This is a predicted structure of a 73-nucleotide RNA (transfer RNA) from an Oscillospiraceae bacterium. The source organism's lineage runs through Bacteria, Bacillati, Bacillota, Eubacteriales and Oscillospiraceae. It was read from a public genome assembly. Rfam family: tRNA. By type it is a transfer RNA.

[in-house]
RNA sequence: GGGAGUUUAGCUCAGCUGGGAGAGCAUCCGCCUUACAAGCGGGAGGUCAUAGGUUCGAGCCCUAUAACUCCCA
Numbered sequence: 001g002g003g004a005g006u007u008u009a010g011c012u013c014a015g016c017u018g019g020g021a022g023a024g025c026a027u028c029c030g031c032c033u034u035a036c037a038a039g040c041g042g043g044a045g046g047u048c049a050u051a052g053g054u055u056c057g058a059g060c061c062c063u064a065u066a067a068c069u070c071c072c073a
Base pairs, nucleotide, nucleotide: 001072002071003070004069005068006067007066010025011024012023013022019056027043028042029041030040031039049065050064051063052062053061
């Protein structure tokens, strides 16, 4: 220098053919217990990497940029 992939909650990751942003763990509250752990119930937590475009509507499609991983030179 060229090419491919990934980027979604604190962490690990789903999200199907474009139509209400989710799970597990962690965290907070309650129940249970003498107490703790485990268990059960509930809550909070998101600029979907950034910017722009297409569309009635974008996490998803298109373009550019950034970070990381891999391949070629």